[in-house]
């Protein structure tokens, strides 16, 4: 980069560097920022989703076992303003898994 599947009205801050813009396109709103946003670093938190453990239930299965829900944990990605900030319009857009 591509499409597939699932999620996306809950969750979650301190410091340090930067110095003006930022909230995915497009419009029309509203917010957020020199009391320093966004970005990047440390270091902590949440808990989507893979991972690891794990009890009762269900479902497959002669049976080892498998899978679903559910907790736990925080190892990997992730994410830590407001509903993917609202409305419209493009069916975009962002996060995971597997995968060409």
């Nucleotide at each position: 980069c591509c499409a597939u599947c699932a999620u996306c009205c809950a969750g979650a801050g301190c410091g340090g560097u930067c110095g003006a813009g930022g909230g995915g396109c497009c419009g029309g709103g509203c917010c957020c920022g020199u009391c320093g946003a966004c970005a990047c670093c440390g270091c902590g938190a949440c808990a989507a989703c893979c991972a690891g453990c794990g009890u009762c239930a269900c479902c497959c299965g002669a049976a080892c076992g498998g899978g679903u829900c559910c907790g736990c944990c925080a190892g990997g990605u992730g994410c830590c303003a407001a509903u993917g900030c609202c409305c419209g319009g493009a069916g975009c857009g962002a996060u995971g898994a597997g995968g060409a």
This is a predicted structure of a 100-nucleotide RNA (SAM riboswitch aptamer (S box leader)) from an Actinomycetota bacterium. The organism belongs to Actinomycetota, within Bacteria. The coordinates come from a structure-prediction model, not an experiment, and the mean pLDDT is 84. The model forms 96% of the base pairs in the Rfam consensus.